[in-house]
RNA sequence: GCCCUGGUAGUUCAGCGGAUAGAACGCUUCCCUGCGGAGGAAGAGGUCAGAGGUUCAAAUCCUCUCCAGGGUA
Repeated sequence: GCCCUGGUAGUUCAGCGGAUAGAACGCUUCCCUGCGGAGGAAGAGGUCAGAGGUUCAAAUCCUCUCCAGGGUA
RNA backbone atom coordinates (compact mmCIF):
# COMPACT_ATOMS: atom_id res chain seq x y z
P G A 1 -0.78 3.78 3.58
O5' G A 1 -0.85 2.81 2.33
C5' G A 1 -0.69 3.35 1.03
C4' G A 1 -0.68 2.24 0.00
C3' G A 1 -1.93 1.36 0.00
O3' G A 1 -2.96 1.92 -0.76
C1' G A 1 0.00 0.00 0.00
P C A 2 -4.48 1.78 -0.35
O5' C A 2 -4.80 0.24 -0.63
C5' C A 2 -4.85 -0.25 -1.97
C4' C A 2 -4.98 -1.76 -1.95
C3' C A 2 -6.12 -2.30 -1.10
O3' C A 2 -7.37 -2.24 -1.79
C1' C A 2 -4.16 -3.50 -0.62
P C A 3 -8.72 -2.11 -0.94
O5' C A 3 -8.89 -3.55 -0.24
C5' C A 3 -9.14 -4.69 -1.03
C4' C A 3 -9.17 -5.92 -0.15
C3' C A 3 -10.12 -5.86 1.03
O3' C A 3 -11.48 -6.10 0.68
C1' C A 3 -8.04 -6.70 1.74
P C A 4 -12.65 -5.51 1.55
O5' C A 4 -12.61 -6.38 2.89
C5' C A 4 -12.88 -7.77 2.85
C4' C A 4 -12.67 -8.38 4.21
C3' C A 4 -13.44 -7.74 5.36
O3' C A 4 -14.80 -8.16 5.41
C1' C A 4 -11.22 -8.10 6.02
P U A 5 -15.92 -7.22 6.03
O5' U A 5 -15.58 -7.27 7.59
C5' U A 5 -15.73 -8.47 8.32
C4' U A 5 -15.29 -8.28 9.76
C3' U A 5 -15.90 -7.12 10.50
O3' U A 5 -17.21 -7.39 10.98
C1' U A 5 -13.59 -7.14 10.90
P G A 6 -18.28 -6.21 11.09
O5' G A 6 -17.74 -5.33 12.30
C5' G A 6 -17.85 -5.78 13.63
C4' G A 6 -16.96 -4.98 14.55
C3' G A 6 -17.36 -3.54 14.84
O3' G A 6 -18.40 -3.44 15.79
C1' G A 6 -15.03 -3.65 14.45
P G A 7 -19.34 -2.16 15.82
O5' G A 7 -18.41 -1.00 16.41
C5' G A 7 -17.80 -1.15 17.70
C4' G A 7 -17.06 0.12 18.08
C3' G A 7 -17.94 1.35 18.18
O3' G A 7 -17.51 2.17 19.28
C1' G A 7 -16.23 1.73 16.61
P U A 8 -18.33 2.10 20.64
O5' U A 8 -19.83 2.34 20.21
C5' U A 8 -20.34 3.64 19.95
C4' U A 8 -21.82 3.74 20.28
C3' U A 8 -22.19 3.32 21.69
O3' U A 8 -21.97 4.36 22.64
C1' U A 8 -23.66 2.29 20.17
P A A 9 -21.36 3.96 24.01
O5' A A 9 -22.49 4.34 25.08
C5' A A 9 -22.80 5.73 25.35
C4' A A 9 -23.17 5.92 26.80
C3' A A 9 -22.17 5.34 27.79
O3' A A 9 -22.02 6.23 28.88
C1' A A 9 -24.32 4.47 28.21
P G A 10 -20.78 7.21 28.91
O5' G A 10 -19.69 6.35 29.74
C5' G A 10 -18.43 6.97 30.13
C4' G A 10 -17.72 6.06 31.10
C3' G A 10 -17.57 4.62 30.60
O3' G A 10 -16.37 4.48 29.85
C1' G A 10 -18.57 4.61 32.75
P U A 11 -16.32 3.54 28.54
O5' U A 11 -16.33 2.08 29.16
C5' U A 11 -15.21 1.58 29.89
C4' U A 11 -15.49 0.16 30.34
C3' U A 11 -15.92 -0.81 29.23
O3' U A 11 -14.81 -1.35 28.54
C1' U A 11 -17.40 -1.00 31.07
P U A 12 -14.97 -1.85 27.01
O5' U A 12 -15.91 -3.14 27.13
C5' U A 12 -15.42 -4.34 27.76
C4' U A 12 -16.49 -5.40 27.74
C3' U A 12 -17.14 -5.64 26.39
O3' U A 12 -16.35 -6.47 25.56
C1' U A 12 -18.80 -5.51 28.07
P C A 13 -16.68 -6.48 23.94
O5' C A 13 -18.24 -6.82 23.93
C5' C A 13 -19.05 -6.66 22.80
C4' C A 13 -20.47 -7.01 23.20
C3' C A 13 -21.55 -6.72 22.18
O3' C A 13 -21.64 -7.79 21.23
C1' C A 13 -22.27 -5.92 24.25
P A A 14 -22.25 -7.52 19.76
O5' A A 14 -23.80 -7.34 20.05
C5' A A 14 -24.60 -8.44 20.41
C4' A A 14 -26.03 -8.07 20.70
C3' A A 14 -26.86 -7.52 19.54
O3' A A 14 -27.25 -8.53 18.62
C1' A A 14 -27.39 -6.41 21.54
P G A 15 -27.27 -8.24 17.05
O5' G A 15 -28.38 -7.08 16.92
C5' G A 15 -29.73 -7.36 17.29
C4' G A 15 -30.48 -6.04 17.40
C3' G A 15 -30.58 -5.25 16.10
O3' G A 15 -31.68 -5.77 15.38
C1' G A 15 -29.98 -3.82 17.91
P C A 16 -32.23 -5.19 14.01
O5' C A 16 -30.94 -4.77 13.15
C5' C A 16 -30.99 -3.70 12.24
C4' C A 16 -30.58 -4.16 10.86
C3' C A 16 -31.54 -5.22 10.25
O3' C A 16 -31.62 -5.03 8.84
C1' C A 16 -29.37 -6.16 10.57
P G A 17 -32.99 -4.95 8.18
O5' G A 17 -33.42 -3.47 8.65
C5' G A 17 -32.99 -2.37 7.83
C4' G A 17 -33.62 -1.14 8.43
C3' G A 17 -35.15 -1.22 8.57
O3' G A 17 -35.54 -0.43 9.69
C1' G A 17 -34.60 0.55 7.14
P G A 18 -36.59 -1.08 10.76
O5' G A 18 -37.44 0.20 11.14
C5' G A 18 -36.80 1.41 11.50
C4' G A 18 -37.83 2.46 11.86
C3' G A 18 -38.90 2.01 12.84
O3' G A 18 -39.28 3.14 13.61
C1' G A 18 -39.93 2.63 10.80
P A A 19 -38.33 3.52 14.86
O5' A A 19 -39.35 3.28 16.04
C5' A A 19 -40.70 3.77 15.92
C4' A A 19 -41.41 3.61 17.22
C3' A A 19 -40.63 4.10 18.43
O3' A A 19 -41.50 4.73 19.35
C1' A A 19 -41.05 1.76 18.63
P U A 20 -41.58 6.29 19.32
O5' U A 20 -40.32 6.65 20.26
C5' U A 20 -39.72 7.92 20.18
C4' U A 20 -38.80 8.12 21.37
C3' U A 20 -37.73 7.02 21.50
O3' U A 20 -36.54 7.60 22.05
C1' U A 20 -39.13 7.00 23.42
P A A 21 -35.14 7.40 21.28
O5' A A 21 -34.62 5.95 21.64
C5' A A 21 -35.18 4.78 21.01
C4' A A 21 -34.22 3.62 21.10
C3' A A 21 -33.67 3.33 22.49
O3' A A 21 -34.58 2.49 23.19
C1' A A 21 -31.90 3.33 20.91
P G A 22 -35.11 2.84 24.65
O5' G A 22 -35.10 1.45 25.43
C5' G A 22 -33.99 1.10 26.23
C4' G A 22 -33.65 -0.34 25.97
C3' G A 22 -32.80 -0.98 27.04
O3' G A 22 -33.63 -1.50 28.08
C1' G A 22 -31.83 -1.39 24.94
P A A 23 -33.00 -1.59 29.58
O5' A A 23 -32.12 -2.93 29.49
C5' A A 23 -32.73 -4.18 29.22
C4' A A 23 -31.69 -5.28 29.18
C3' A A 23 -30.74 -5.33 30.38
O3' A A 23 -31.32 -6.03 31.46
C1' A A 23 -29.50 -5.48 28.38
P A A 24 -30.92 -5.62 32.96
O5' A A 24 -29.45 -6.21 33.14
C5' A A 24 -29.23 -7.62 33.10
C4' A A 24 -27.75 -7.92 33.03
C3' A A 24 -26.91 -7.25 34.10
O3' A A 24 -26.93 -7.99 35.33
C1' A A 24 -25.90 -6.91 32.00
P C A 25 -27.01 -7.14 36.71
O5' C A 25 -25.54 -6.53 36.85
C5' C A 25 -24.41 -7.39 37.05
C4' C A 25 -23.12 -6.67 36.75
C3' C A 25 -22.87 -5.39 37.57
O3' C A 25 -22.41 -5.66 38.89
C1' C A 25 -22.35 -5.00 35.31
P G A 26 -22.83 -4.68 40.06
O5' G A 26 -22.16 -3.27 39.66
C5' G A 26 -20.74 -3.10 39.68
C4' G A 26 -20.35 -1.77 39.11
C3' G A 26 -20.94 -0.55 39.80
O3' G A 26 -20.21 -0.20 40.98
C1' G A 26 -21.17 -0.31 37.47
P C A 27 -20.96 0.50 42.19
O5' C A 27 -21.46 1.91 41.60
C5' C A 27 -20.52 2.93 41.25
C4' C A 27 -21.24 4.18 40.78
C3' C A 27 -22.31 4.70 41.72
O3' C A 27 -21.75 5.49 42.76
C1' C A 27 -23.17 4.63 39.53
P U A 28 -22.47 5.55 44.18
O5' U A 28 -23.78 6.41 43.94
C5' U A 28 -23.71 7.79 43.63
C4' U A 28 -25.11 8.37 43.44
C3' U A 28 -26.08 8.06 44.57
O3' U A 28 -25.91 8.93 45.67
C1' U A 28 -27.12 7.64 42.49
P U A 29 -26.31 8.45 47.15
O5' U A 29 -27.92 8.42 47.11
C5' U A 29 -28.65 9.62 47.00
C4' U A 29 -30.13 9.32 46.84
C3' U A 29 -30.73 8.42 47.91
O3' U A 29 -31.05 9.12 49.10
C1' U A 29 -31.44 7.70 45.78
P C A 30 -31.06 8.35 50.48
O5' C A 30 -32.38 7.42 50.40
C5' C A 30 -33.67 8.01 50.38
C4' C A 30 -34.71 6.97 50.02
C3' C A 30 -34.81 5.77 50.95
O3' C A 30 -35.53 6.04 52.14
C1' C A 30 -34.86 5.04 48.72
P C A 31 -35.27 5.18 53.46
O5' C A 31 -35.87 3.75 53.09
C5' C A 31 -37.28 3.59 52.89
C4' C A 31 -37.59 2.16 52.48
C3' C A 31 -37.14 1.08 53.46
O3' C A 31 -38.05 0.91 54.53
C1' C A 31 -36.55 0.45 51.26
P C A 32 -37.53 0.51 55.97
O5' C A 32 -36.95 -0.96 55.73
C5' C A 32 -37.81 -2.04 55.37
C4' C A 32 -37.01 -3.27 55.04
C3' C A 32 -36.04 -3.73 56.12
O3' C A 32 -36.71 -4.53 57.07
C1' C A 32 -34.93 -3.70 54.03
P U A 33 -36.40 -4.30 58.64
O5' U A 33 -34.89 -4.76 58.76
C5' U A 33 -34.52 -6.11 58.47
C4' U A 33 -33.01 -6.25 58.53
C3' U A 33 -32.37 -5.69 59.80
O3' U A 33 -32.43 -6.62 60.85
C1' U A 33 -31.15 -5.01 57.87
P G A 34 -32.77 -6.11 62.39
O5' G A 34 -31.46 -5.29 62.80
C5' G A 34 -31.49 -4.37 63.89
C4' G A 34 -30.08 -4.02 64.27
C3' G A 34 -29.21 -3.54 63.12
O3' G A 34 -29.40 -2.15 62.88
C1' G A 34 -28.05 -5.17 64.38
P C A 35 -29.46 -1.57 61.36
O5' C A 35 -27.96 -1.79 60.85
C5' C A 35 -26.91 -1.02 61.41
C4' C A 35 -25.57 -1.46 60.84
C3' C A 35 -25.46 -1.53 59.33
O3' C A 35 -25.23 -0.26 58.75
C1' C A 35 -24.50 -3.45 60.28
P G A 36 -25.87 0.05 57.27
O5' G A 36 -25.08 -0.96 56.34
C5' G A 36 -23.66 -0.79 56.15
C4' G A 36 -23.12 -1.98 55.39
C3' G A 36 -23.73 -2.19 54.00
O3' G A 36 -23.08 -1.38 53.05
C1' G A 36 -23.62 -4.25 55.20
P G A 37 -23.65 -1.25 51.54
O5' G A 37 -22.85 -2.38 50.75
C5' G A 37 -22.80 -2.31 49.33
C4' G A 37 -21.96 -3.45 48.78
C3' G A 37 -22.41 -4.82 49.24
O3' G A 37 -22.28 -5.77 48.18
C1' G A 37 -20.18 -4.40 49.93
P A A 38 -23.47 -6.14 47.29
O5' A A 38 -24.20 -7.26 48.17
C5' A A 38 -23.68 -8.58 48.24
C4' A A 38 -24.69 -9.50 48.88
C3' A A 38 -26.12 -9.35 48.36
O3' A A 38 -26.33 -10.11 47.18
C1' A A 38 -26.16 -9.30 50.71
P G A 39 -27.27 -9.46 46.00
O5' G A 39 -28.71 -9.39 46.68
C5' G A 39 -29.42 -10.60 47.00
C4' G A 39 -30.77 -10.28 47.59
C3' G A 39 -31.62 -9.28 46.81
O3' G A 39 -32.29 -9.87 45.72
C1' G A 39 -31.62 -8.68 49.08
P G A 40 -32.65 -8.94 44.41
O5' G A 40 -33.77 -7.95 44.93
C5' G A 40 -35.05 -8.46 45.31
C4' G A 40 -35.95 -7.34 45.76
C3' G A 40 -36.12 -6.19 44.79
O3' G A 40 -37.05 -6.47 43.75
C1' G A 40 -35.72 -5.33 46.94
P A A 41 -36.93 -5.71 42.32
O5' A A 41 -37.35 -4.21 42.63
C5' A A 41 -38.68 -3.92 43.00
C4' A A 41 -38.85 -2.44 43.31
C3' A A 41 -38.42 -1.48 42.21
O3' A A 41 -39.42 -1.34 41.21
C1' A A 41 -37.55 -0.74 44.26
P A A 42 -38.97 -0.87 39.68
O5' A A 42 -38.53 0.66 39.84
C5' A A 42 -39.51 1.65 40.12
C4' A A 42 -38.85 2.96 40.51
C3' A A 42 -37.99 3.61 39.45
O3' A A 42 -38.74 4.33 38.48
C1' A A 42 -36.84 3.62 41.49
P G A 43 -38.16 4.59 37.00
O5' G A 43 -36.89 5.54 37.23
C5' G A 43 -37.07 6.86 37.72
C4' G A 43 -35.73 7.50 38.06
C3' G A 43 -34.79 7.71 36.89
O3' G A 43 -35.12 8.86 36.14
C1' G A 43 -33.60 6.85 38.76
P A A 44 -34.60 9.01 34.62
O5' A A 44 -33.10 9.48 34.80
C5' A A 44 -32.79 10.72 35.43
C4' A A 44 -31.29 10.82 35.69
C3' A A 44 -30.43 10.71 34.43
O3' A A 44 -30.28 11.97 33.81
C1' A A 44 -29.60 9.27 36.12
P G A 45 -30.21 12.06 32.22
O5' G A 45 -28.86 11.27 31.88
C5' G A 45 -27.59 11.80 32.31
C4' G A 45 -26.51 10.76 32.07
C3' G A 45 -26.42 10.26 30.63
O3' G A 45 -25.64 11.14 29.84
C1' G A 45 -26.37 8.44 32.15
P G A 46 -26.28 11.75 28.45
O5' G A 46 -26.01 10.58 27.40
C5' G A 46 -24.73 9.98 27.29
C4' G A 46 -24.53 9.43 25.90
C3' G A 46 -24.90 10.37 24.76
O3' G A 46 -23.88 10.39 23.78
C1' G A 46 -26.02 8.29 24.51
P U A 47 -23.02 11.73 23.55
O5' U A 47 -23.47 12.26 22.12
C5' U A 47 -24.83 12.70 21.89
C4' U A 47 -25.01 13.02 20.42
C3' U A 47 -24.56 11.91 19.46
O3' U A 47 -25.48 11.84 18.38
C1' U A 47 -23.34 13.87 19.02
P C A 48 -25.78 10.43 17.71
O5' C A 48 -24.68 9.40 18.31
C5' C A 48 -23.69 8.85 17.45
C4' C A 48 -23.43 7.41 17.82
C3' C A 48 -23.06 6.54 16.63
O3' C A 48 -22.03 5.62 16.99
C1' C A 48 -24.93 5.63 17.74
P A A 49 -20.95 5.17 15.88
O5' A A 49 -19.77 6.23 16.04
C5' A A 49 -19.35 6.67 17.35
C4' A A 49 -18.22 7.66 17.20
C3' A A 49 -18.47 8.74 16.14
O3' A A 49 -19.22 9.83 16.68
C1' A A 49 -16.37 7.75 15.77
P G A 50 -20.27 10.62 15.68
O5' G A 50 -19.34 11.43 14.70
C5' G A 50 -18.48 12.47 15.19
C4' G A 50 -17.73 13.10 14.04
C3' G A 50 -18.60 13.51 12.85
O3' G A 50 -19.25 14.74 13.07
C1' G A 50 -16.70 12.36 12.09
P A A 51 -20.68 15.02 12.34
O5' A A 51 -20.27 15.20 10.81
C5' A A 51 -19.33 16.22 10.44
C4' A A 51 -19.04 16.13 8.96
C3' A A 51 -20.24 15.98 8.06
O3' A A 51 -20.91 17.21 7.86
C1' A A 51 -18.60 14.43 7.38
P G A 52 -22.39 17.20 7.16
O5' G A 52 -21.96 16.73 5.72
C5' G A 52 -22.80 16.89 4.61
C4' G A 52 -22.24 16.13 3.45
C3' G A 52 -23.32 15.38 2.69
O3' G A 52 -24.05 16.23 1.84
C1' G A 52 -21.48 13.94 3.06
P G A 53 -25.65 16.08 1.85
O5' G A 53 -25.87 14.73 1.01
C5' G A 53 -25.31 14.61 -0.29
C4' G A 53 -25.34 13.18 -0.76
C3' G A 53 -26.72 12.52 -0.81
O3' G A 53 -27.45 12.90 -1.94
C1' G A 53 -25.16 11.02 0.13
P U A 54 -29.05 12.88 -1.89
O5' U A 54 -29.41 11.33 -1.83
C5' U A 54 -29.13 10.50 -2.95
C4' U A 54 -29.60 9.08 -2.68
C3' U A 54 -31.06 8.97 -2.22
O3' U A 54 -31.95 8.97 -3.32
C1' U A 54 -29.66 7.66 -0.81
P U A 55 -33.30 9.82 -3.25
O5' U A 55 -34.13 9.10 -2.10
C5' U A 55 -34.59 7.77 -2.26
C4' U A 55 -35.18 7.26 -0.99
C3' U A 55 -36.23 8.14 -0.34
O3' U A 55 -37.50 8.01 -0.96
C1' U A 55 -34.72 7.33 1.29
P C A 56 -38.37 9.36 -1.24
O5' C A 56 -38.79 9.81 0.22
C5' C A 56 -39.37 11.10 0.44
C4' C A 56 -39.97 11.17 1.82
C3' C A 56 -39.05 10.72 2.95
O3' C A 56 -38.19 11.76 3.36
C1' C A 56 -41.14 9.66 3.17
P A A 57 -36.66 11.43 3.66
O5' A A 57 -36.74 10.48 4.95
C5' A A 57 -37.20 10.99 6.20
C4' A A 57 -37.36 9.86 7.20
C3' A A 57 -36.10 9.05 7.46
O3' A A 57 -35.28 9.68 8.42
C1' A A 57 -37.94 7.59 7.12
P A A 58 -33.71 9.67 8.24
O5' A A 58 -33.27 8.16 8.42
C5' A A 58 -33.58 7.50 9.68
C4' A A 58 -32.42 6.60 10.08
C3' A A 58 -31.10 7.33 10.31
O3' A A 58 -30.33 6.63 11.30
C1' A A 58 -30.82 5.81 8.56
P A A 59 -30.44 7.12 12.81
O5' A A 59 -29.29 6.27 13.51
C5' A A 59 -27.93 6.65 13.41
C4' A A 59 -27.01 5.46 13.58
C3' A A 59 -27.06 4.43 12.45
O3' A A 59 -26.13 4.79 11.46
C1' A A 59 -27.32 3.33 14.54
P U A 60 -26.47 4.55 9.86
O5' U A 60 -26.83 2.97 9.75
C5' U A 60 -25.85 2.00 10.07
C4' U A 60 -26.48 0.62 10.00
C3' U A 60 -27.01 0.24 8.63
O3' U A 60 -26.73 -1.11 8.34
C1' U A 60 -28.76 0.16 10.24
P C A 61 -25.51 -1.48 7.32
O5' C A 61 -26.05 -0.90 5.94
C5' C A 61 -26.77 -1.73 5.03
C4' C A 61 -26.95 -0.99 3.71
C3' C A 61 -25.75 -0.20 3.22
O3' C A 61 -24.80 -1.05 2.56
C1' C A 61 -27.67 1.14 3.04
P C A 62 -23.23 -0.72 2.53
O5' C A 62 -23.13 0.54 1.55
C5' C A 62 -23.38 0.38 0.15
C4' C A 62 -23.14 1.69 -0.57
C3' C A 62 -21.82 2.36 -0.27
O3' C A 62 -20.75 1.82 -1.03
C1' C A 62 -23.56 3.96 -0.14
P U A 63 -19.25 1.85 -0.47
O5' U A 63 -18.86 3.40 -0.60
C5' U A 63 -18.71 3.99 -1.88
C4' U A 63 -18.33 5.46 -1.74
C3' U A 63 -17.14 5.74 -0.83
O3' U A 63 -15.91 5.52 -1.47
C1' U A 63 -18.90 7.25 -0.34
P C A 64 -14.64 5.05 -0.64
O5' C A 64 -14.20 6.39 0.10
C5' C A 64 -13.71 7.50 -0.66
C4' C A 64 -13.60 8.72 0.23
C3' C A 64 -12.75 8.57 1.48
O3' C A 64 -11.36 8.66 1.22
C1' C A 64 -14.77 9.65 2.04
P U A 65 -10.32 7.89 2.13
O5' U A 65 -10.39 8.72 3.50
C5' U A 65 -9.98 10.08 3.55
C4' U A 65 -10.29 10.68 4.92
C3' U A 65 -9.71 9.92 6.12
O3' U A 65 -8.34 10.20 6.33
C1' U A 65 -11.96 10.49 6.55
P C A 66 -7.41 9.12 7.05
O5' C A 66 -7.91 9.15 8.57
C5' C A 66 -7.78 10.32 9.34
C4' C A 66 -8.42 10.13 10.72
C3' C A 66 -7.95 8.88 11.47
O3' C A 66 -6.70 9.09 12.10
C1' C A 66 -10.28 9.06 11.60
P C A 67 -5.73 7.83 12.33
O5' C A 67 -6.46 6.99 13.47
C5' C A 67 -6.66 7.56 14.76
C4' C A 67 -7.49 6.62 15.63
C3' C A 67 -7.02 5.18 15.69
O3' C A 67 -5.94 5.00 16.58
C1' C A 67 -9.34 5.23 15.35
P A A 68 -4.91 3.76 16.32
O5' A A 68 -5.78 2.47 16.71
C5' A A 68 -6.18 2.25 18.07
C4' A A 68 -6.98 0.96 18.18
C3' A A 68 -6.35 -0.27 17.56
O3' A A 68 -5.33 -0.84 18.37
C1' A A 68 -8.62 -0.17 16.95
P G A 69 -4.15 -1.69 17.65
O5' G A 69 -4.87 -3.04 17.16
C5' G A 69 -5.38 -3.95 18.11
C4' G A 69 -6.17 -5.05 17.44
C3' G A 69 -5.44 -5.83 16.35
O3' G A 69 -4.55 -6.81 16.87
C1' G A 69 -7.61 -5.29 15.62
P G A 70 -3.28 -7.29 15.96
O5' G A 70 -3.96 -8.13 14.78
C5' G A 70 -4.58 -9.38 15.06
C4' G A 70 -5.27 -9.90 13.84
C3' G A 70 -4.41 -10.16 12.61
O3' G A 70 -3.67 -11.38 12.70
C1' G A 70 -6.37 -9.07 11.94
P G A 71 -2.31 -11.57 11.83
O5' G A 71 -2.81 -11.68 10.32
C5' G A 71 -3.61 -12.77 9.90
C4' G A 71 -4.03 -12.60 8.46
C3' G A 71 -2.91 -12.47 7.46
O3' G A 71 -2.37 -13.72 7.08
C1' G A 71 -4.55 -10.84 7.03
P U A 72 -0.81 -13.81 6.66
O5' U A 72 -0.73 -12.98 5.30
C5' U A 72 -1.42 -13.45 4.15
C4' U A 72 -1.26 -12.46 3.01
C3' U A 72 0.18 -12.06 2.70
O3' U A 72 0.83 -13.02 1.89
C1' U A 72 -1.20 -10.14 2.78
P A A 73 2.42 -13.25 2.04
O5' A A 73 3.07 -12.10 1.16
C5' A A 73 2.95 -12.14 -0.26
C4' A A 73 3.63 -10.92 -0.87
C3' A A 73 5.06 -10.69 -0.37
O3' A A 73 5.98 -11.44 -1.12
C1' A A 73 3.80 -8.67 -0.32
The prediction has a mean pLDDT of 81.
The RNA shown here (transfer RNA) has 73 nucleotides and comes from a Chloroflexota bacterium.
The same sequence occurs in records of 3 taxa.
Rfam family: tRNA. Rfam's curators write: Transfer RNA (tRNA) molecules are approximately 80 nucleotides in length.
The sequence is in RNAcentral, with records from ENA and MGnify.
Taxonomically the source falls in Chloroflexota (Bacteria, Bacillati).